Overview
Predicted 3D model of a 141-nucleotide RNA (c-di-AMP riboswitch aptamer (ydaO/yuaA leader)) from Aeromicrobium sp. Its mean pLDDT, the model's own confidence on a scale to 100, is 79. The sequence was found by an Rfam model in a public genome assembly. Lineage of the source: Bacteria > Bacillati > Actinomycetota > Actinomycetes > Aeromicrobium.

RNA sequence: CGUCGAGUCGCUGCAGCCAUGGGGAAGAUGUCUGGGGCGAACCGGGGAACCAAGCAACUGGGGUGAAUCGUCGUGCGUUCGCGCGCGGCGUAGGGCAAUCCGAGGCCCGAACCCGUCAGCUCACCCGGUAGACGUCGAGGA
Numbered sequence: 001c002g003u004c005g006a007g008u009c010g011c012u013g014c015a016g017c018c019a020u021g022g023g024g025a026a027g028a029u030g031u032c033u034g035g036g037g038c039g040a041a042c043c044g045g046g047g048a049a050c051c052a053a054g055c056a057a058c059u060g061g062g063g064u065g066a067a068u069c070g071u072c073g074u075g076c077g078u079u080c081g082c083g084c085g086c087g088g089c090g091u092a093g094g095g096c097a098a099u100c101c102g103a104g105g106c107c108c109g110a111a112c113c114c115g116u117c118a119g120c121u122c123a124c125c126c127g128g129u130a131g132a133c134g135u136c137g138a139g140g141a
Base pairs, nucleotide, nucleotide: 001134002133003132004131008040009039010038011037012036014034015033016032018030019029020028041129042128043127044126045125046124051119060117061114062113063112064111069090070089071088072087073086074085075084076083077082093108094107095106096105099141100140101139104136
């Protein structure tokens, strides 16, 4: 400086090291560090009317996120319907700095949370501001 991502910015008081200054202490000022408070901005959740839904069975259900779904192999558990783990191949979907578009190319296609509970949703209420990384591109405007 930049990539994914909401994950940025400002103000404030407390504590600590250092510096300035002072005979010294107190106090004051300044940079930095730590953990707090407040606000802005962005992001997410809950939450009327209207609308949607409204029957039976099985499976509880739901949220953040691009991260869903299918199939094959294998191990375990089975109420023999299937479920879970690992691996392979695909896939809905998502990403790839230097103004923008862009054929093609490359990559991801996870993980976690709530706890029997939540459709949408004005007012209103609540929460988050992390983490992980280092650059593809013919051609056109």